[in-house]
RNA sequence: GGGCGCAUAACUCAGCGGUAGAGUGCAUCCUUCACACGGAUGAGGUCACAAGUUCAAAUCUUGUUGCGCCCA
Numbered sequence: 001g002g003g004c005g006c007a008u009a010a011c012u013c014a015g016c017g018g019u020a021g022a023g024u025g026c027a028u029c030c031u032u033c034a035c036a037c038g039g040a041u042g043a044g045g046u047c048a049c050a051a052g053u054u055c056a057a058a059u060c061u062u063g064u065u066g067c068g069c070c071c072a
Base pairs, nucleotide, nucleotide: 001071002070003069004068005067006066007065010024011023012022013021018055026042027041028040029039030038048064049063050062051061052060
């Protein structure tokens, strides 16, 4: 330098045009003598960034940035 893939909650990931989700973690409450486990409720998001297409974009297109793999 070229090709491919990935970027979504604190972490690991799902979702691939029409209300942003799960598990774990976190907070509060219940349970316990206490802790753990378990149960209930809740907080938590620039869907990496920018532009384009569309009535509507996390999702499609292009570019940029970062990370990984391969080729030279």
Molecule: transfer RNA
Organism: Polyangiaceae bacterium